A computed fold for a 110-nucleotide RNA from Mongoliibacter sp., annotated as SAM riboswitch aptamer (S box leader).
The sequence was found by an Rfam model in a public genome assembly.
The coordinates come from a structure-prediction model, not an experiment, and the mean pLDDT is 84.
[in-house]
RNA sequence: GAUUUAUAAAGAAGAGGCGAGAGACAGGCUCAUCGACCCUCUGGCAACCUGGAAAAUCCAAGGUGCCAAUUCCUGCCGGCUGAAAAUAUUGUCAACCGGAAAUAUAAAUU
Numbered sequence: 001g002a003u004u005u006a007u008a009a010a011g012a013a014g015a016g017g018c019g020a021g022a023g024a025c026a027g028g029c030u031c032a033u034c035g036a037c038c039c040u041c042u043g044g045c046a047a048c049c050u051g052g053a054a055a056a057u058c059c060a061a062g063g064u065g066c067c068a069a070u071u072c073c074u075g076c077c078g079g080c081u082g083a084a085a086a087u088a089u090u091g092u093c094a095a096c097c098g099g100a101a102a103u104a105u106a107a108a109u110u
Base pairs, nucleotide, nucleotide: 001110002109003108004107005106006105007104008103013042014041015040016039017038021031022030023029025075026074027073028072043067044066045065047064048063049062050060051059052058053057071102076099077098078097079096081094082093083092085090
């Protein structure tokens, strides 16, 4: 890197360094010189694996992961409601619901 399966409405920040973009992509929106993002240290969370308790469940924190916003929201398809436009078939926009895709993480395989 690839494949499969599972999960994604919960949870968890301080210090130091650096110095301009960051939140995967696009649009929106947000974060950021009152220093974001990233790196280091310390602390924490507990999703999967692991260990323990007879167990629903709980505890631990060894491995991975994570610690702004639901995966920040939307993106494709279907349903439903509403709005505006148009002569009309109709398409457009918005909310909600369901599904898919994408992305992320874990576990297993390769």